[in-house]
Predicted 3D model of a 478-nucleotide part of an RNA (small-subunit ribosomal RNA, 3' major domain) from an uncultured prokaryote. Rfam family: Bacterial small subunit ribosomal RNA. Gene Ontology terms of the family: ribosome and structural constituent of ribosome.
Context: one part of a larger RNA
Parts: sequence; C1' cells; structure tokens
RNA sequence: UGACGGGGACCCGCACAAGCAGCGGAGCAUGUGGUUUAAUUCGAAGCAACGCGAAGAACCUUACCAGGACUUGACAUCCCUCGGACCGAACUAGAGAUAGUUCUUUCCCUUCGGGGACUGAGGUGACAGGUGGUGCAUGGUUGUCGUCAGCUCGUGUCGUGAGAUGUUGGGUUAAGUCCCGCAACGAGCGCAACCCCUACUUUUAGUUGCAAACAGUUCGGCUGUGCACUCUAGAGGGACUGCCGAUGAUAAAUCGGAGGAAGGUGGGGAUGACGUCAAAUCAUCAUGCCCUUUAUGUCCUGGGCUACACACGUGCUACAAUGGUCAAUACAACGGGUAGCGACCUCGUGAGAGGUAGCCAAUCCCACAAAGUUGAUCCCAGUUCGGAUUGUAGGCUGCAAUUCGCCUACAUGAAGCCGGAGUUGCUAGUAAUCGCGGAUCAGAAUGUCGCGGUGAAUGCGUUCCCGGGUCUUGUACA
Repeated sequence: UGACGGGGACCCGCACAAGCAGCGGAGCAUGUGGUUUAAUUCGAAGCAACGCGAAGAACCUUACCAGGACUUGACAUCCCUCGGACCGAACUAGAGAUAGUUCUUUCCCUUCGGGGACUGAGGUGACAGGUGGUGCAUGGUUGUCGUCAGCUCGUGUCGUGAGAUGUUGGGUUAAGUCCCGCAACGAGCGCAACCCCUACUUUUAGUUGCAAACAGUUCGGCUGUGCACUCUAGAGGGACUGCCGAUGAUAAAUCGGAGGAAGGUGGGGAUGACGUCAAAUCAUCAUGCCCUUUAUGUCCUGGGCUACACACGUGCUACAAUGGUCAAUACAACGGGUAGCGACCUCGUGAGAGGUAGCCAAUCCCACAAAGUUGAUCCCAGUUCGGAUUGUAGGCUGCAAUUCGCCUACAUGAAGCCGGAGUUGCUAGUAAUCGCGGAUCAGAAUGUCGCGGUGAAUGCGUUCCCGGGUCUUGUACA
C1' cells in the first nucleotide's frame, strides 16, 4: 500500500421488511447429469453452466457410429502430356458414391507450321485438407463484479524509502454531483450531457391516409369535394430548480407551491472507466507450436445426436364457479409478404383441397385479436374440472415422416383437490393476466425477440440476511 475481520462509523440496492404472483408436489415440453449404446458428436459447470452455443438434428445440417469407396485429393496456385467448347439428355450395374455406354454440342487469332483463352482427363511433386490437441502460447469477441462511482496522471510539497498528499474533512447528490475549507494547483478516463424511442405542441406536406361542412349514393369515405380533424414523417418549440416561499453557512442543495402535457435525471433504451476471475471461446473467425498425410483428410448409404431404472434446472397446462361449455357482440399495436401473402366462391364435421381476384403493398393479403360485455346452462362432483396416454380414420410439407415431424376428427379419459424443508421475480402502466406478430424455417415452439389489451397490492422502516461504496481500526496474511 492492499486484502481480510462472527471490529467500528456513515450510505446505497426488490438486499431485508410490507405485499402480489410463483417454483419446490402432478402431467407434459425442454436442457443437463448419470446410465445405456456401434455411436448416443463437441463445448458451457456456484453466483456469471443447465429453453445455454442451437434464430429451429427425418436426409442435408453433422462434427459421431457401421459399412462401401477415393488418394495431388471435395477446395487453391504452379509444371508436363493428351483431348475438346463447356453445358445438357437418356440407358445399364449398384444402397449410393461411382463406373460404363449412347446422343447432342466444336471458342478466338493465324504467315496454316502453330499460338492463345477457357475447359475436361491423366501424370509428377511442391502442396492441399483437418469441427485433430493446447483458451494455461495468442488476437478478436463475450460474461461478471456493475451503470457500482470509482481509477489515475503532471508539477509542487512531505517522507531515508516503500509511499503519502491531491482523492481526506464539513455539507450535499443518483453520481469523485456540486459548494465550502485545506500544501496543494491543475488535468485525463469514468458520472452527467450530446444520440434514439416515448409523453405535449407549432409548422411544412396531403396519397395509398383522414371526413367537419356541401352534393350524390348501391349506405361501403363509395363518388365528387376538402386537408379542418385523425394519422403519417421531416424541421422546430418545450423543462432550465427558470419563478415564489421556507430551511441552509449569504453556498451547494433540500422541502413545499405556482404555472404547465410533462418537475426536479419526466419514462424507457443505447452507452460498461482502471481492473478482477490464467473466467468463456483454437467448434464463428484468425493464429504460434505440436500431431496427422492411402488418413485424424474427402465422398456416399444407413444409423445416431430423439436411448431411459433414475436425479436436478427452466418452462407450459392444470387442480376449477373471480370457473367450464354454448350462442350473440365490441375494441389494438408491432410486424411480414413474389420460389411469397393469398381475399372470395365451391367441396369437406375439420385439418385442408380445387379454382382464382388483388398486392413488390399507409392501396391487396396474412387478420376473426383474446381476455371483455350480454344471454343460457352446469351446482361443488375427480365433475360438463383436467387433459396425459392409447386406438382408428384422415390432412400437410417434403425424394422420403418406420426409427424421428406437425395438424384434424371420433373414441379413450391417467395423475392432479393448491404442493415439505426451502426458494424466485416484481415498486406502476410495473406485477399478474389476455391474445397478436417476427426471426430461424420446405415442414417442425410451451423457447426466444418484440407488440399492444385489461390492470393491482404494498413500501412502517434499515435491527437483521446478501451484495456494494467511503472513512477508520486490528492483523503471526501478500
């Protein structure tokens, strides 16, 4: 100087407390461990691994296993020889890779000797290749403490020195934020602001959007018309403790008030200092070294990653009456669409199928939002709760759905009556609850990323648990 303390002082955080909803019990989905297996590819491991890499394993992916094949190679550059456009189509053998046959195709220049470009086959060796090892050799990227308020430097001063001071102290703040004081005076990286979205408003613009007035109307902004309004999206304004009062040290600031759409960082996001964990990643990529080179490389078929006594994590659905079922009916936002979204009509109980309009989209479509409201029914039961499991019959995607997809109808109708010890999230348009959309994607979400609808309870307070910050003290620790 740090680190540590079941030392002290002060402060903060959904850390506790006060509340609400959960998890832990059931069934299923998903990840992991274990076990099994020819293989169940690899990585991730307290917080900070475990719906994680994977924004989507039937083949492919795919790295794993079995079998069948290749060896200058699936891919790149160079050299030599031979041939020819390349491409494309068909047949045979085979699981296919592959092998063979047939058809079609014949570039440019030329001194007609040949040369050039491209391409195919063969050969030789330099080499290719490796999701092989090492994240404890590395770059890059990322997690975490933590959006915590800290981390440092120059000069000066003090100390033999390591170092100290500044950065401590009195207040204050979300903040090393600001004020005052002070052997310090300044400065840098952080904080804040500048950026984006959202809440109010002005103006510009008026189609594909909108409809107040007028007219028509098939009653649909449909048509004329208009750009007021909504909205869209550009440019501006607006909030700064600016104003008033009180407290304070005449400071910084705090409390209350006015006006205001918004008030003291308005709400949300992006943004992550010096560093810590030899944290994670050699399997995104790059890369040193090592290893491999008829194999640890490459191609193919089939299988596996989907196994199942069990254990754990994360979710979904429930156990019902604030509910289930049936009928009628109302109101969104974000988005996506041409190998696409597909209205509408017909068929089908349905998943869907057959036709086909429109739309490269503020125009058309996905697209009926659901919870809600109104009415009817069920009457507390393992039920008209719950839907697992299984059977049958179908639909869709796709060469292909057996291992191993999703959906529909009918039948079947399991556990489950609110969950031990313990444990998680959340302070407001939040929790809870309800549906909708996107990425990936041929198909395949209860995951994930977004969107809106309805919309709470509690917060006395900081004694305690956890984590963090500042000062101080002790130490046989570095």